[in-house]
Context: one part of a larger RNA
RNA sequence: UGACGGGGGCCCGCACAAGCGGAGGAGCAUGUGGCUUAAUUCGAUGCAACGCGAAGAACCUUACCAGGGCUUGACAUGCAGCUGCACGUCCGCCGAAAGGUGGAAAGCCUUCGAGGGUGCUGCACAGGUGCUGCAUGGCUGUCGUCAGUUCGUGCCGUGAGGUGUUGAGUUAAGUCUCGCAACGAACGCAACCCUUGUGCUUAGUUGCCACCCCCGAUGAUGAGUCGGGGAGCACUCUAGGCAGACUGCCCGUGCAAGCGGGAGGAAGGUGGGGAUGACGUCAAGUCAGUAUGGCCUUUAUGCCCUGGGCUGCACACGUGCUACAAUGGGGGGAACAGAAGGACGCAAGACCGCGAGGUGGAGCAAAUCCUGAAACCCCUCCUCAGUUCAGAUUGAAGGCUGCAACUCGCCUUCAUGAAGUUGGAUUCGCUAGUAACGGCGCAUCAGCUACGGCGCCGUGAAUACGUUCCCGGGCCUUGUACA
Numbered sequence: 001u002g003a004c005g006g007g008g009g010c011c012c013g014c015a016c017a018a019g020c021g022g023a024g025g026a027g028c029a030u031g032u033g034g035c036u037u038a039a040u041u042c043g044a045u046g047c048a049a050c051g052c053g054a055a056g057a058a059c060c061u062u063a064c065c066a067g068g069g070c071u072u073g074a075c076a077u078g079c080a081g082c083u084g085c086a087c088g089u090c091c092g093c094c095g096a097a098a099g100g101u102g103g104a105a106a107g108c109c110u111u112c113g114a115g116g117g118u119g120c121u122g123c124a125c126a127g128g129u130g131c132u133g134c135a136u137g138g139c140u141g142u143c144g145u146c147a148g149u150u151c152g153u154g155c156c157g158u159g160a161g162g163u164g165u166u167g168a169g170u171u172a173a174g175u176c177u178c179g180c181a182a183c184g185a186a187c188g189c190a191a192c193c194c195u196u197g198u199g200c201u202u203a204g205u206u207g208c209c210a211c212c213c214c215c216g217a218u219g220a221u222g223a224g225u226c227g228g229g230g231a232g233c234a235c236u237c238u239a240g241g242c243a244g245a246c247u248g249c250c251c252g253u254g255c256a257a258g259c260g261g262g263a264g265g266a267a268g269g270u271g272g273g274g275a276u277g278a279c280g281u282c283a284a285g286u287c288a289g290u291a292u293g294g295c296c297u298u299u300a301u302g303c304c305c306u307g308g309g310c311u312g313c314a315c316a317c318g319u320g321c322u323a324c325a326a327u328g329g330g331g332g333g334a335a336c337a338g339a340a341g342g343a344c345g346c347a348a349g350a351c352c353g354c355g356a357g358g359u360g361g362a363g364c365a366a367a368u369c370c371u372g373a374a375a376c377c378c379c380u381c382c383u384c385a386g387u388u389c390a391g392a393u394u395g396a397a398g399g400c401u402g403c404a405a406c407u408c409g410c411c412u413u414c415a416u417g418a419a420g421u422u423g424g425a426u427u428c429g430c431u432a433g434u435a436a437c438g439g440c441g442c443a444u445c446a447g448c449u450a451c452g453g454c455g456c457c458g459u460g461a462a463u464a465c466g467u468u469c470c471c472g473g474g475c476c477u478u479g480u481a482c483a
Base pairs, nucleotide, nucleotide: 001483002482003480004479005478007477008476009475010474011473012472013471015467016466019430020429021428022427023426026322027321028320029319030318031317032316033315034313035312042053043052064308065307066306067305068304069303070302073125077124078123079122080121081120082119089104090103091102092101093100094099108116109115127297128296130295131294132293136291138286139285140284141282143280148187149186150185151184152183153182154163155162156161167178168177169176193274194273195272196271198243199242200241201240202239203238204237207233208232212230213229214228215227216226217225218224246268249262250261251260252259253258324423328381329380330379331378332377333376341368345364346363350359351358352357389420394415395414396413397412398411399410400409436459437458438457439456440455441454442453
């Protein structure tokens, strides 16, 4: 000087407490351990591995296994020789395919020297998801969006070092103020960026429809409603610009910084959300994203193919979904979004099918995916039952994608109707448009094991006395046989 202490003081955080909803029990999905296996490819392992790499394992992917093949090689560059017939395409035979073998037709350029390309042979070399993340770059996680980490000069100390950065207040903040042998400065904090909340302005189509006009339907030749058109840009909206919030104003308090209250205001003290991650720590993670040193391999640890495996199941754990019901199940009626996607695509009306789906194809940002669901109204179940709860499992019949759904896809219909009656010790998330509940979309993608991930909107709470305790962290101080 640090680190540590079941030392002390001060302070913070969904850390506890106060609440709401979960996990731990059940079934299923998914990842992991283990076991098994010819192989069950590899990596990730307290927090910070375990719906993680994987935003898509039937073949491919694929790295693993068995078998069949190739050896200048699936791919790159160069040299030498030969060919000079292109490569390729089609057909026959063998084969599981890869490949091997035989045949056919057409058939490069040319300045006629050659050159380019192709193929064959040979040589240099290629190749390696082989090892080392404890040789590395780059990128990432984590403490932690925590408030810290340092430097120059000066001063103090023999020196390691100290001071500044400590103190008194204050703040979300090393934020600011006051004081002070310090005075300044840098990286962080904050602000500048995006988005959202208010208003003004510009623009008005494919957006909007208040007023006005016209047409049609309904109605009583009415009022009104509905549909269409005109006119218009008022409103909504879209997307450019601007304004707006600064403790600016008032009161109290304080030396000040600030704090408490109030006004006005769409918004009030960082308005809400995001992006942004200091010096460093963990020899943290990644040689399998790529790059890369070294080592190893070279008729194989490289390459091609068929089939299998990654999906295997006495078991254990993590993360989720669905439930155990009446704030519910079933049937019927009728309403209200946002964001995103689309040409090898999205697909309306119509028709067929109980349905998944099929036929067909208007339209293509004006159209379509797309009638959102919960909510609401009516009927039923009729009181707690393994039920009109729950839906696992199994049987049968179908649909779709794809060369191909046996291993091993998803979906539909009928039948079947398991466990489960709210879950021990323990444990997780969340402070507001949040939790909880409800649906919708997208990426990957032929299809899909998506109940995952990332977004979007709808409905919409409870509680916080407080900081004694648990956990993590910051500052000062103290002890130390630790570094």